[in-house]
RNA sequence: GAGCUCAUAGUGAAGCUUGGUAUCAUGCUUGGUUUGGGUCCAAGUGAUCGGGGGUUCGAAUCCCUCUGAGCUCA
Numbered sequence: 001g002a003g004c005u006c007a008u009a010g011u012g013a014a015g016c017u018u019g020g021u022a023u024c025a026u027g028c029u030u031g032g033u034u035u036g037g038g039u040c041c042a043a044g045u046g047a048u049c050g051g052g053g054g055u056u057c058g059a060a061u062c063c064c065u066c067u068g069a070g071c072u073c074a
Stems, first nucleotide, its partner, number of pairs: 001073007010026004020057001027045006050066005
C1' cells in the first nucleotide's frame, strides 16, 4: 500500500441477505418462597445499534466516508 471480517443494554450474543417504532441469556432492582442465604417464581430496569453524511414516507439493516480491533497478501 491492497483486500476481507468485526463494532448492537453492565457482560455475551441474535436481528442485516428480504428496510417497518430492537430480541434472548446473564447482570442489577423490587416482591414472593426460606429461620437466614442460595436455588426457584413473578414484575421491573437498561442499548435511539462505533462517529459523520447520503438514499427513502421510514435505516441497526442499503450507499459513501472516518475511527478502532483482528486476519491475509505485498
The prediction has a mean pLDDT of 82.
A computed fold for a 74-nucleotide RNA from a Candidatus Heimdallarchaeota archaeon, annotated as transfer RNA.
NCBI's taxonomy places the organism under Archaea, Promethearchaeati, Candidatus Heimdallarchaeota.
It matches the Rfam family "tRNA". Rfam classes the family as a transfer RNA.
The RNAcentral record of the sequence draws on ENA.